[in-house]
Context: one part of a larger RNA
Molecule: small-subunit ribosomal RNA, 5' domain
Organism: Candidatus Saccharimonadota bacterium
RNA sequence: GGAUGAACGCUGGCGGCGUGCCUAAUACAUGCAAGUCGAGCGGUAAGGCUCCUACUCUGUACUCUAGAGAUCUAGAGUGUAGGGUUGGAGUACACGAGCGGCGGACGGCUGAGUAACGCGUAGGAACAUACCCCAAAGUGAGGGAUAAGCACCAGAAAUGGUGUCUAAUACCGCAUGUGAUCUUCGGAUUAAAGCUUUAUGCGCUUUGGGAAUGGCCUGCGUCUGAUUAGCUUGUUGGUGAGGUAAAAGCUCACCAAGGCGAUGAUCGGUAGCUGGUCUGAGAGGAUGAUCAGCCAGACUGGGACUGAGACACGGCCCAGACUCCUACGGGAGGCAGCAGUAGGGAAUUUUCCACAAUGGGCGAAAGCCUGAUGGAGCAACGCCGCGUGCAGGAUGAAGGCCUUCGGGUUGUAAACUGCUUUUAUUGGUGAAGACUUCCGACAGUAACCAAUGAAUAAGGAUCGGCUAACUACGUGCCAGCAGCCGCGGUCAUACGUAGGAUCCAAGCGUUAUCC
Numbered sequence: 001g002g003a004u005g006a007a008c009g010c011u012g013g014c015g016g017c018g019u020g021c022c023u024a025a026u027a028c029a030u031g032c033a034a035g036u037c038g039a040g041c042g043g044u045a046a047g048g049c050u051c052c053u054a055c056u057c058u059g060u061a062c063u064c065u066a067g068a069g070a071u072c073u074a075g076a077g078u079g080u081a082g083g084g085u086u087g088g089a090g091u092a093c094a095c096g097a098g099c100g101g102c103g104g105a106c107g108g109c110u111g112a113g114u115a116a117c118g119c120g121u122a123g124g125a126a127c128a129u130a131c132c133c134c135a136a137a138g139u140g141a142g143g144g145a146u147a148a149g150c151a152c153c154a155g156a157a158a159u160g161g162u163g164u165c166u167a168a169u170a171c172c173g174c175a176u177g178u179g180a181u182c183u184u185c186g187g188a189u190u191a192a193a194g195c196u197u198u199a200u201g202c203g204c205u206u207u208g209g210g211a212a213u214g215g216c217c218u219g220c221g222u223c224u225g226a227u228u229a230g231c232u233u234g235u236u237g238g239u240g241a242g243g244u245a246a247a248a249g250c251u252c253a254c255c256a257a258g259g260c261g262a263u264g265a266u267c268g269g270u271a272g273c274u275g276g277u278c279u280g281a282g283a284g285g286a287u288g289a290u291c292a293g294c295c296a297g298a299c300u301g302g303g304a305c306u307g308a309g310a311c312a313c314g315g316c317c318c319a320g321a322c323u324c325c326u327a328c329g330g331g332a333g334g335c336a337g338c339a340g341u342a343g344g345g346a347a348u349u350u351u352c353c354a355c356a357a358u359g360g361g362c363g364a365a366a367g368c369c370u371g372a373u374g375g376a377g378c379a380a381c382g383c384c385g386c387g388u389g390c391a392g393g394a395u396g397a398a399g400g401c402c403u404u405c406g407g408g409u410u411g412u413a414a415a416c417u418g419c420u421u422u423u424a425u426u427g428g429u430g431a432a433g434a435c436u437u438c439c440g441a442c443a444g445u446a447a448c449c450a451a452u453g454a455a456u457a458a459g460g461a462u463c464g465g466c467u468a469a470c471u472a473c474g475u476g477c478c479a480g481c482a483g484c485c486g487c488g489g490u491c492a493u494a495c496g497u498a499g500g501a502u503c504c505a506a507g508c509g510u511u512a513u514c515c
Stems, first nucleotide, its partner, number of pairs: 001515004006511005013386006019379002021344001026342003030339003035102003040099002043095002047093001048091005054085014109297003118222007127214003132210008140174001142172002149164006179190004194202002223269003230260003235257008272294004276287004299320005322333004350376001352375003358372001359370004389419004399410004424452006433442001459504005464485003470499005480487002
């Protein structure tokens, strides 16, 4: 000098774009963050619509009675229209709960662990793949249950039990076998599901191929300590068996005694890795926030289930710590999602708006969900841009400061005169982002137009040398300054104050860290 996810001190007008718990992977109140499909199913708790029933209110037509008398008032009855309420039925506009399908393995967060095929790079062979694309073949005939429901029962609750009824794209045989698997080449085994608005529909089953994704293996590279020198028994290799989607001591039985290490094994410490970022002429050094790729984790430890895919953040089981409820028998929970709270800390934001866009899940679609995302809010935290006026104006005014008392300086600075309106304020118009009919959170925002009026807007540090910028007063080795040298003991350009000056500027200094 440059840089920072910075903090602190003083100060602070605006805009654009970014960034914002680096510490306690500490504990979490509250709300939301993963649902969707009625065009798979039995259904109908709520709402809508239609009909019926009963009651009530309002209006209207007619009849009767009473009163008044050029048709008005009161009462009763019948018919009819509308509104409200109760009960019932239908419809399926719709849908709570349930069965079933797909998705909850993505997206989002964090960096504890990990010195490792974890990552980076270059290769490899023994694999898998739901949804998507292409191609071939098929989609026949049946069966038994069960949830919801209903009736009981247990329990404080969470939840559970018994009986009974019912459906399916749920479950299970049979048939067929293009194919596929196994094969001693004789043969054996093995599928399917329907829905519907009826059409170039959506599905289902088997097989082959593709796309893309993932699992596995290997060469090389990947911090530090020798005040860590030996380490290893499934260890190293073989045979056989098991196991996996798949190669393999991955596991097991038997056999052999190997394997690694001074080119640093083992052990200890530290650490997510990379593209990148900072610095530097480069070589290099440091670093790994935001963004992107990979990995790992989800209160701690362990385990499997389901599934194409998990050993699964907002799934399950067990154990533990902690918190909460309890009728003491037993239960519930997991913010390293978005906000937010407490704590820690020098220190890090709103319990906001919207699915309008992009993307994702489900759905034939309409659509629903989406704290992803798009936006707004807060913070000079950073970068960039703009402004705080411009021109004229000498009696060089007053005041301040200094003075050799002559004057000098502040200083064209001010006043004053003329002008402008970025910005500000007020009023008006008002987007693009929406493709394609509709649909805009942002937003009455940006932008544009008009009006008002210099009006709304400057500080911080420094001034002995390094280092740009000096005098006066106060103090008197005191108070204090200081990055280094050093300054201060009665004439201090170094302390404090003032005037002046210098540098930067909505910032300026200090501290910390890296080059």